The prediction has a mean pLDDT of 83. Predicted 3D model of a 71-nucleotide RNA (transfer RNA) from Chlorokybus atmophyticus. Lineage of the source: Eukaryota > Streptophyta > Chlorokybophyceae > Chlorokybales > Chlorokybus. Its Rfam family is "tRNA". By type it is a transfer RNA.

RNA backbone atom coordinates (compact mmCIF):
# COMPACT_ATOMS: atom_id res chain seq x y z
P N A 1 0.45 5.11 2.07
O5' N A 1 0.10 3.92 1.36
C5' N A 1 -0.33 3.83 0.26
C4' N A 1 -0.68 2.80 0.00
C3' N A 1 -1.95 1.70 0.00
O3' N A 1 -2.83 2.56 -0.04
C1' N A 1 0.00 0.00 0.00
P N A 2 -4.46 2.29 0.61
O5' N A 2 -5.25 0.79 0.57
C5' N A 2 -5.26 0.08 -0.25
C4' N A 2 -5.55 -0.95 -0.11
C3' N A 2 -6.50 -1.50 1.48
O3' N A 2 -7.70 -1.20 0.34
C1' N A 2 -4.63 -2.76 1.55
P N A 3 -9.32 -0.88 1.61
O5' N A 3 -9.28 -2.45 2.01
C5' N A 3 -9.92 -3.48 2.20
C4' N A 3 -9.40 -4.36 3.04
C3' N A 3 -10.22 -4.21 4.66
O3' N A 3 -12.08 -4.17 4.74
C1' N A 3 -7.82 -4.92 5.07
P N A 4 -12.43 -3.65 5.16
O5' N A 4 -11.96 -4.06 6.67
C5' N A 4 -12.57 -5.34 7.42
C4' N A 4 -12.20 -5.95 8.72
C3' N A 4 -12.67 -5.02 9.99
O3' N A 4 -13.56 -5.49 10.20
C1' N A 4 -10.76 -5.54 10.11
P N A 5 -14.77 -4.42 10.41
O5' N A 5 -14.16 -3.97 11.96
C5' N A 5 -14.37 -4.88 13.29
C4' N A 5 -13.80 -4.75 14.40
C3' N A 5 -13.27 -3.27 14.86
O3' N A 5 -14.66 -3.39 15.72
C1' N A 5 -11.36 -3.60 14.99
P N A 6 -15.61 -2.20 15.97
O5' N A 6 -14.56 -0.77 16.98
C5' N A 6 -14.50 -1.39 18.54
C4' N A 6 -13.09 -0.91 18.99
C3' N A 6 -13.64 0.68 19.69
O3' N A 6 -14.05 1.34 20.46
C1' N A 6 -11.28 0.34 17.92
P N A 7 -15.08 2.30 20.61
O5' N A 7 -14.04 3.32 21.05
C5' N A 7 -13.04 3.30 22.06
C4' N A 7 -12.03 4.74 21.76
C3' N A 7 -12.59 5.68 22.92
O3' N A 7 -11.61 6.33 23.60
C1' N A 7 -11.74 5.83 20.05
P N A 8 -11.83 6.54 24.75
O5' N A 8 -13.59 6.76 24.56
C5' N A 8 -14.26 8.55 24.21
C4' N A 8 -15.38 8.60 25.23
C3' N A 8 -15.18 8.48 26.71
O3' N A 8 -14.84 9.69 27.43
C1' N A 8 -17.33 7.40 26.09
P N A 9 -13.50 9.28 28.42
O5' N A 9 -14.52 10.03 29.42
C5' N A 9 -14.61 11.48 30.16
C4' N A 9 -14.47 12.28 31.52
C3' N A 9 -13.14 12.05 32.23
O3' N A 9 -12.92 12.61 32.74
C1' N A 9 -15.92 11.19 32.98
P N A 10 -11.51 13.49 32.41
O5' N A 10 -10.69 12.88 33.21
C5' N A 10 -9.13 13.39 33.40
C4' N A 10 -8.39 12.14 34.15
C3' N A 10 -8.69 11.13 33.85
O3' N A 10 -7.60 10.35 32.64
C1' N A 10 -8.97 10.82 35.87
P N A 11 -8.03 9.19 31.71
O5' N A 11 -7.90 7.77 32.12
C5' N A 11 -6.88 7.35 33.05
C4' N A 11 -7.00 6.35 33.67
C3' N A 11 -7.82 5.28 32.97
O3' N A 11 -7.01 4.28 31.76
C1' N A 11 -9.05 5.30 34.93
P N A 12 -7.80 3.74 30.47
O5' N A 12 -8.76 2.26 31.36
C5' N A 12 -8.03 1.46 31.89
C4' N A 12 -9.68 0.59 32.60
C3' N A 12 -10.46 0.08 31.80
O3' N A 12 -9.93 -1.11 30.82
C1' N A 12 -11.09 0.62 33.58
P N A 13 -10.39 -1.33 29.52
O5' N A 13 -11.91 -1.00 29.81
C5' N A 13 -13.07 -1.55 28.60
C4' N A 13 -14.12 -1.55 29.42
C3' N A 13 -15.99 -2.57 29.48
O3' N A 13 -16.19 -3.24 28.50
C1' N A 13 -15.92 -0.69 31.35
P N A 14 -17.04 -3.24 27.45
O5' N A 14 -18.09 -2.83 28.10
C5' N A 14 -19.63 -2.36 27.87
C4' N A 14 -20.81 -2.32 28.78
C3' N A 14 -22.10 -2.04 28.12
O3' N A 14 -22.87 -3.31 27.22
C1' N A 14 -21.40 -0.83 29.63
P N A 15 -22.76 -3.09 25.22
O5' N A 15 -24.05 -1.64 25.51
C5' N A 15 -25.29 -1.90 26.45
C4' N A 15 -26.14 -0.52 26.29
C3' N A 15 -26.39 -0.17 25.23
O3' N A 15 -27.03 -0.73 24.52
C1' N A 15 -25.47 1.78 26.78
P N A 16 -27.38 -1.83 23.24
O5' N A 16 -27.33 -0.81 21.98
C5' N A 16 -28.15 -0.22 21.25
C4' N A 16 -28.75 -0.77 19.88
C3' N A 16 -30.44 -0.72 19.84
O3' N A 16 -30.82 -0.87 18.46
C1' N A 16 -29.80 -2.66 19.86
P N A 17 -30.16 0.32 17.47
O5' N A 17 -30.57 1.78 18.10
C5' N A 17 -29.96 2.71 18.01
C4' N A 17 -30.79 4.16 18.56
C3' N A 17 -31.76 4.02 18.65
O3' N A 17 -32.28 4.94 20.02
C1' N A 17 -32.10 5.49 17.16
P N A 18 -32.44 3.82 21.24
O5' N A 18 -33.24 5.31 22.13
C5' N A 18 -32.27 6.94 22.79
C4' N A 18 -33.52 7.77 23.16
C3' N A 18 -34.10 7.68 24.35
O3' N A 18 -34.47 8.59 25.14
C1' N A 18 -35.26 8.61 22.69
P N A 19 -33.51 8.41 26.92
O5' N A 19 -32.71 9.46 26.88
C5' N A 19 -33.34 11.16 26.50
C4' N A 19 -32.36 11.79 27.66
C3' N A 19 -31.36 10.94 28.41
O3' N A 19 -30.85 11.91 29.07
C1' N A 19 -32.98 11.69 29.66
P N A 20 -28.91 11.77 28.77
O5' N A 20 -28.74 10.58 28.79
C5' N A 20 -28.38 9.54 29.45
C4' N A 20 -27.50 8.46 30.03
C3' N A 20 -26.54 8.65 30.49
O3' N A 20 -26.94 7.68 32.24
C1' N A 20 -25.19 8.25 28.53
P N A 21 -26.64 8.38 33.60
O5' N A 21 -26.63 7.05 34.39
C5' N A 21 -27.31 5.99 34.27
C4' N A 21 -26.90 4.70 34.53
C3' N A 21 -25.57 4.55 35.37
O3' N A 21 -26.18 4.53 36.68
C1' N A 21 -24.91 3.82 33.60
P N A 22 -25.37 4.50 37.70
O5' N A 22 -24.34 3.44 38.25
C5' N A 22 -24.63 1.96 38.05
C4' N A 22 -23.34 1.39 38.12
C3' N A 22 -22.10 1.54 38.68
O3' N A 22 -22.41 1.17 40.41
C1' N A 22 -21.52 0.94 37.20
P N A 23 -21.54 1.87 41.57
O5' N A 23 -19.90 1.36 41.63
C5' N A 23 -20.13 -0.35 41.96
C4' N A 23 -18.04 -0.70 41.36
C3' N A 23 -17.08 0.40 41.65
O3' N A 23 -17.01 0.21 43.42
C1' N A 23 -16.93 0.02 39.46
P N A 24 -16.68 1.04 44.12
O5' N A 24 -14.52 2.17 43.54
C5' N A 24 -14.01 0.46 43.74
C4' N A 24 -12.81 1.57 43.19
C3' N A 24 -12.22 2.67 43.77
O3' N A 24 -11.59 2.80 44.85
C1' N A 24 -12.21 2.41 41.47
P N A 25 -11.94 3.92 45.62
O5' N A 25 -10.77 5.03 44.75
C5' N A 25 -9.89 5.47 44.79
C4' N A 25 -9.18 6.45 43.81
C3' N A 25 -9.83 7.60 44.05
O3' N A 25 -8.65 8.08 45.45
C1' N A 25 -10.35 7.42 41.91
P N A 26 -8.89 9.15 46.37
O5' N A 26 -9.46 10.51 45.67
C5' N A 26 -8.68 11.15 45.09
C4' N A 26 -9.69 11.88 44.36
C3' N A 26 -10.21 13.07 45.38
O3' N A 26 -9.58 14.27 46.34
C1' N A 26 -11.83 12.69 43.20
P N A 27 -9.65 14.38 48.11
O5' N A 27 -10.89 15.42 47.95
C5' N A 27 -10.87 16.29 47.42
C4' N A 27 -12.34 16.62 47.60
C3' N A 27 -13.06 17.09 48.77
O3' N A 27 -12.74 18.13 49.54
C1' N A 27 -14.37 16.64 46.55
P N A 28 -12.88 17.65 51.54
O5' N A 28 -14.34 17.42 51.74
C5' N A 28 -15.25 19.37 51.18
C4' N A 28 -16.58 18.47 51.45
C3' N A 28 -16.85 18.26 52.78
O3' N A 28 -16.97 18.99 53.90
C1' N A 28 -18.37 17.30 51.29
P N A 29 -16.69 18.29 55.26
O5' N A 29 -18.11 17.37 55.63
C5' N A 29 -19.50 18.19 55.53
C4' N A 29 -20.61 17.15 55.72
C3' N A 29 -20.45 15.92 56.99
O3' N A 29 -21.32 16.73 58.03
C1' N A 29 -21.02 15.62 55.42
P N A 30 -20.69 15.87 59.47
O5' N A 30 -21.45 14.48 59.55
C5' N A 30 -22.86 14.63 59.52
C4' N A 30 -23.57 13.22 59.55
C3' N A 30 -22.72 12.25 60.80
O3' N A 30 -23.71 12.42 61.96
C1' N A 30 -22.40 11.02 58.50
P N A 31 -22.78 11.99 63.39
O5' N A 31 -22.19 10.98 63.00
C5' N A 31 -23.23 9.35 62.87
C4' N A 31 -22.35 8.13 63.07
C3' N A 31 -21.49 7.91 64.04
O3' N A 31 -21.97 7.14 65.24
C1' N A 31 -20.86 7.44 61.49
P N A 32 -21.06 7.94 66.26
O5' N A 32 -19.29 7.17 66.24
C5' N A 32 -19.69 6.16 66.58
C4' N A 32 -17.88 5.89 65.98
C3' N A 32 -16.77 6.76 67.07
O3' N A 32 -16.38 5.99 68.43
C1' N A 32 -15.75 6.74 65.04
P N A 33 -16.88 7.13 69.81
O5' N A 33 -16.18 8.19 69.96
C5' N A 33 -15.91 9.57 70.80
C4' N A 33 -14.03 9.94 71.10
C3' N A 33 -13.58 9.96 69.40
O3' N A 33 -14.01 11.18 69.21
C1' N A 33 -12.40 9.07 70.77
P N A 34 -13.82 11.21 67.25
O5' N A 34 -12.42 11.33 66.60
C5' N A 34 -11.82 11.73 67.37
C4' N A 34 -10.08 11.16 66.56
C3' N A 34 -10.25 11.09 64.64
O3' N A 34 -10.56 11.79 64.05
C1' N A 34 -9.01 9.35 66.37
P N A 35 -10.89 11.90 62.30
O5' N A 35 -9.61 10.75 61.96
C5' N A 35 -10.17 9.68 61.00
C4' N A 35 -9.07 8.94 60.74
C3' N A 35 -9.63 7.66 59.72
O3' N A 35 -9.13 7.76 58.66
C1' N A 35 -8.79 6.71 61.51
P N A 36 -10.07 7.55 57.22
O5' N A 36 -10.37 6.31 57.54
C5' N A 36 -9.31 5.41 56.64
C4' N A 36 -9.49 3.93 56.97
C3' N A 36 -10.63 3.06 56.53
O3' N A 36 -10.15 2.83 55.07
C1' N A 36 -9.85 2.26 58.50
P N A 37 -10.75 3.04 53.70
O5' N A 37 -11.89 2.16 53.91
C5' N A 37 -12.10 0.71 54.07
C4' N A 37 -12.83 -0.48 54.50
C3' N A 37 -14.26 0.10 54.28
O3' N A 37 -14.95 -0.94 53.28
C1' N A 37 -14.69 0.22 56.86
P N A 38 -15.95 -0.18 51.70
O5' N A 38 -17.52 0.38 52.92
C5' N A 38 -17.72 -0.70 53.16
C4' N A 38 -19.00 -0.33 54.35
C3' N A 38 -20.21 0.55 53.36
O3' N A 38 -20.56 0.27 52.71
C1' N A 38 -19.69 1.28 55.67
P N A 39 -21.63 0.45 51.33
O5' N A 39 -22.37 2.41 51.96
C5' N A 39 -23.70 1.59 52.59
C4' N A 39 -24.51 3.22 53.09
C3' N A 39 -24.63 4.08 52.19
O3' N A 39 -25.71 4.16 51.46
C1' N A 39 -23.52 4.48 54.37
P N A 40 -25.86 4.63 49.89
O5' N A 40 -25.83 6.19 49.99
C5' N A 40 -26.78 6.60 50.90
C4' N A 40 -27.03 8.06 51.11
C3' N A 40 -26.78 8.88 49.78
O3' N A 40 -27.85 8.92 48.89
C1' N A 40 -25.47 9.39 51.97
P N A 41 -27.49 9.33 47.41
O5' N A 41 -27.17 10.81 47.49
C5' N A 41 -27.45 12.30 47.58
C4' N A 41 -26.68 13.02 48.06
C3' N A 41 -26.31 13.52 46.66
O3' N A 41 -26.95 14.17 45.81
C1' N A 41 -24.29 13.58 48.39
P N A 42 -26.74 14.25 44.16
O5' N A 42 -25.07 15.09 43.82
C5' N A 42 -25.41 16.15 44.09
C4' N A 42 -24.00 16.86 44.33
C3' N A 42 -23.20 17.01 42.86
O3' N A 42 -23.88 17.84 42.25
C1' N A 42 -21.66 16.39 44.61
P N A 43 -23.95 17.38 40.57
O5' N A 43 -22.54 17.61 39.29
C5' N A 43 -22.01 18.76 39.98
C4' N A 43 -20.26 19.02 39.78
C3' N A 43 -19.80 18.42 38.37
O3' N A 43 -19.97 19.48 37.53
C1' N A 43 -18.46 17.66 40.88
P N A 44 -20.20 19.24 36.11
O5' N A 44 -19.16 17.73 35.16
C5' N A 44 -18.15 18.39 35.37
C4' N A 44 -17.01 17.20 34.85
C3' N A 44 -17.16 16.17 33.92
O3' N A 44 -17.27 16.40 32.63
C1' N A 44 -16.54 14.80 36.25
P N A 45 -18.35 17.08 31.64
O5' N A 45 -17.85 15.42 30.62
C5' N A 45 -16.88 15.04 29.93
C4' N A 45 -16.69 14.65 29.32
C3' N A 45 -17.30 13.82 28.09
O3' N A 45 -16.61 14.24 27.04
C1' N A 45 -17.18 11.77 29.41
P N A 46 -18.09 15.15 25.84
O5' N A 46 -18.60 14.08 24.85
C5' N A 46 -18.34 13.33 23.47
C4' N A 46 -17.87 12.16 23.69
C3' N A 46 -17.69 11.21 22.28
O3' N A 46 -16.97 10.23 22.51
C1' N A 46 -19.03 10.18 23.48
P N A 47 -16.33 9.79 20.99
O5' N A 47 -15.08 11.13 20.63
C5' N A 47 -13.97 11.42 21.81
C4' N A 47 -13.14 12.36 20.85
C3' N A 47 -13.73 13.26 20.12
O3' N A 47 -13.95 14.40 20.14
C1' N A 47 -11.94 11.86 18.86
P N A 48 -15.06 15.37 19.43
O5' N A 48 -14.85 15.77 18.15
C5' N A 48 -13.30 16.39 18.26
C4' N A 48 -13.28 16.76 17.08
C3' N A 48 -14.34 17.44 15.99
O3' N A 48 -14.38 18.83 15.88
C1' N A 48 -12.80 16.02 14.75
P N A 49 -15.93 19.05 15.97
O5' N A 49 -16.45 19.32 14.29
C5' N A 49 -15.53 19.94 13.21
C4' N A 49 -15.63 19.81 12.27
C3' N A 49 -17.06 19.39 11.49
O3' N A 49 -17.68 20.65 11.35
C1' N A 49 -15.82 17.78 10.57
P N A 50 -18.89 20.78 11.22
O5' N A 50 -19.83 20.70 9.92
C5' N A 50 -20.45 20.10 9.05
C4' N A 50 -20.78 19.15 8.10
C3' N A 50 -21.77 17.85 7.70
O3' N A 50 -23.20 19.07 7.18
C1' N A 50 -20.09 16.78 7.84
P N A 51 -24.62 18.80 7.62
O5' N A 51 -24.75 17.82 6.64
C5' N A 51 -24.97 17.38 5.62
C4' N A 51 -25.10 16.27 5.45
C3' N A 51 -26.54 15.21 5.53
O3' N A 51 -27.59 15.77 4.75
C1' N A 51 -24.71 14.22 6.25
P N A 52 -28.89 15.91 5.78
O5' N A 52 -29.30 14.61 5.58
C5' N A 52 -29.62 13.28 4.70
C4' N A 52 -29.65 12.31 5.46
C3' N A 52 -31.16 12.35 6.12
O3' N A 52 -32.39 12.34 6.00
C1' N A 52 -29.06 11.10 7.37
P N A 53 -33.51 13.09 6.09
O5' N A 53 -34.36 13.03 7.15
C5' N A 53 -34.79 11.63 7.99
C4' N A 53 -34.96 11.56 8.88
C3' N A 53 -35.59 12.14 10.07
O3' N A 53 -36.59 12.21 9.98
C1' N A 53 -33.40 11.53 10.99
P N A 54 -37.78 13.35 9.45
O5' N A 54 -37.40 14.45 10.83
C5' N A 54 -38.15 15.70 11.13
C4' N A 54 -38.08 16.02 12.97
C3' N A 54 -36.76 15.58 13.87
O3' N A 54 -35.89 16.59 13.93
C1' N A 54 -38.54 14.78 14.77
P N A 55 -34.38 15.89 13.57
O5' N A 55 -33.98 15.00 14.87
C5' N A 55 -33.80 16.26 16.16
C4' N A 55 -33.59 14.63 17.32
C3' N A 55 -32.26 13.92 17.22
O3' N A 55 -31.37 14.51 17.40
C1' N A 55 -34.48 12.55 17.29
P N A 56 -29.85 13.99 16.99
O5' N A 56 -29.34 13.12 17.22
C5' N A 56 -29.70 12.35 18.30
C4' N A 56 -28.21 11.12 18.72
C3' N A 56 -26.89 11.70 18.10
O3' N A 56 -26.24 10.85 18.88
C1' N A 56 -28.04 10.19 16.77
P N A 57 -25.20 11.54 20.14
O5' N A 57 -24.25 10.35 20.98
C5' N A 57 -23.28 10.45 20.69
C4' N A 57 -22.45 8.73 20.22
C3' N A 57 -23.22 8.28 19.45
O3' N A 57 -22.29 8.33 18.30
C1' N A 57 -23.08 7.62 21.48
P N A 58 -23.10 8.23 16.60
O5' N A 58 -23.82 6.41 16.81
C5' N A 58 -22.59 5.57 17.01
C4' N A 58 -23.30 4.60 17.42
C3' N A 58 -24.59 3.94 15.92
O3' N A 58 -24.33 2.53 15.93
C1' N A 58 -25.48 4.30 17.85
P N A 59 -23.70 1.99 14.66
O5' N A 59 -24.18 2.55 13.72
C5' N A 59 -25.38 1.78 12.91
C4' N A 59 -26.02 2.69 11.59
C3' N A 59 -24.84 2.89 10.93
O3' N A 59 -24.27 1.95 9.85
C1' N A 59 -26.31 4.34 10.95
P N A 60 -22.69 1.66 9.41
O5' N A 60 -22.91 3.53 8.39
C5' N A 60 -23.55 3.46 6.70
C4' N A 60 -23.37 4.20 6.40
C3' N A 60 -21.91 5.12 5.82
O3' N A 60 -20.91 4.00 5.52
C1' N A 60 -22.99 6.37 6.39
P N A 61 -19.45 4.46 5.25
O5' N A 61 -19.16 5.89 4.81
C5' N A 61 -19.42 5.81 3.28
C4' N A 61 -18.79 7.74 3.11
C3' N A 61 -17.34 8.01 3.49
O3' N A 61 -16.63 7.44 2.70
C1' N A 61 -19.27 9.53 4.73
P N A 62 -15.00 7.30 3.27
O5' N A 62 -13.86 8.19 3.08
C5' N A 62 -14.10 9.43 2.57
C4' N A 62 -13.30 10.66 3.36
C3' N A 62 -12.31 10.57 4.26
O3' N A 62 -11.36 10.89 3.62
C1' N A 62 -13.96 12.30 4.89
P N A 63 -9.81 9.36 4.37
O5' N A 63 -10.00 11.11 5.54
C5' N A 63 -9.47 11.91 4.96
C4' N A 63 -8.80 13.07 6.43
C3' N A 63 -8.19 12.20 7.47
O3' N A 63 -6.86 12.66 7.16
C1' N A 63 -9.80 13.30 7.97
P N A 64 -5.57 11.65 7.82
O5' N A 64 -5.61 11.53 9.13
C5' N A 64 -4.99 12.85 9.66
C4' N A 64 -5.52 12.79 11.35
C3' N A 64 -4.50 11.98 11.96
O3' N A 64 -3.37 12.10 12.41
C1' N A 64 -6.49 11.95 12.72
P N A 65 -2.30 10.85 12.47
O5' N A 65 -2.76 9.83 13.51
C5' N A 65 -2.32 10.42 15.02
C4' N A 65 -2.82 9.63 16.17
C3' N A 65 -2.76 7.74 16.26
O3' N A 65 -1.50 8.42 16.71
C1' N A 65 -5.01 8.42 16.31
P N A 66 -0.48 6.51 16.73
O5' N A 66 -1.85 5.45 16.92
C5' N A 66 -1.54 5.58 18.36
C4' N A 66 -2.09 4.64 19.15
C3' N A 66 -2.32 2.79 18.51
O3' N A 66 -1.01 2.54 19.31
C1' N A 66 -4.44 3.69 18.63
P N A 67 -0.22 1.22 18.20
O5' N A 67 -0.97 0.00 18.08
C5' N A 67 -1.33 -0.86 19.67
C4' N A 67 -2.47 -1.97 18.99
C3' N A 67 -2.00 -2.85 18.08
O3' N A 67 -1.02 -3.71 18.50
C1' N A 67 -4.18 -1.77 17.56
P N A 68 0.53 -4.40 17.45
O5' N A 68 -1.04 -5.50 16.25
C5' N A 68 -1.38 -6.41 17.64
C4' N A 68 -2.00 -7.09 15.77
C3' N A 68 -1.75 -7.79 15.08
O3' N A 68 -1.17 -8.82 15.14
C1' N A 68 -4.28 -6.25 14.66
P N A 69 -0.01 -8.92 14.50
O5' N A 69 -1.05 -9.37 12.38
C5' N A 69 -1.73 -10.66 12.51
C4' N A 69 -2.38 -10.48 11.20
C3' N A 69 -1.46 -10.52 10.12
O3' N A 69 -1.47 -11.89 9.34
C1' N A 69 -3.45 -8.76 9.52
P N A 70 0.05 -12.11 8.83
O5' N A 70 -0.12 -11.44 7.58
C5' N A 70 -1.16 -12.41 6.81
C4' N A 70 -1.75 -11.37 5.38
C3' N A 70 -0.67 -10.88 4.40
O3' N A 70 0.46 -12.23 3.65
C1' N A 70 -1.57 -8.89 4.65
P N A 71 1.84 -12.11 3.09
O5' N A 71 2.38 -10.62 2.39
C5' N A 71 1.59 -11.12 1.29
C4' N A 71 1.86 -9.82 0.23
C3' N A 71 2.95 -9.39 0.50
O3' N A 71 3.74 -10.12 -0.78
C1' N A 71 1.71 -7.22 0.97
RNA sequence: GGCUAGAUAACAUAAUGGUAAUGUAUAGGACUGCAAAUCCUAGAAUGGCGGUUCAAUUCCGCCUCUAGCCU